Source information:
A computed fold for a 90-nucleotide RNA from Thiobacillus sp., annotated as Glycine riboswitch aptamer. The model forms 91% of the base pairs in the Rfam consensus. Its Rfam family is "Glycine riboswitch aptamer". Rfam links the family to the GO term glycine biosynthetic process. It was read from a public genome assembly, where an Rfam model found it. Its mean pLDDT, the model's own confidence on a scale to 100, is 77. Lineage of the source: Bacteria > Pseudomonadota > Nitrosomonadales > Thiobacillaceae > Thiobacillus.

RNA sequence: GUUCCCGUUGCGGGAGAGCGCAUGCACCGCAUGCCGCCGAAGGCGUAACCCACCCGGAAUCGCUCAGGCAAAAAGGACCGCAACGCCGGG
Numbered sequence: 001g002u003u004c005c006c007g008u009u010g011c012g013g014g015a016g017a018g019c020g021c022a023u024g025c026a027c028c029g030c031a032u033g034c035c036g037c038c039g040a041a042g043g044c045g046u047a048a049c050c051c052a053c054c055c056g057g058a059a060u061c062g063c064u065c066a067g068g069c070a071a072a073a074a075g076g077a078c079c080g081c082a083a084c085g086c087c088g089g090g
Stems, first nucleotide, its partner, number of pairs: 006085008018035001020034006036069003042065001043063003049057002
């Protein structure tokens, strides 16, 4: 100096599930309640898995508290690209 890992930001891609019923309102919509659903923000649980082993980490598995359920908008794990930052190692 470069690269990988990690983090942040920007851009692109990005699934699933009721156009449910009732009431109210300032009525293209929103809020509340009831029932039925979804899992890929987050959270919780397990411990599949990672590590030669230990320590340690930890799921796309499970739960559905939260969130979401026509289209649109927003969000969205994860993936790709770019920029910036960064302990340590090679």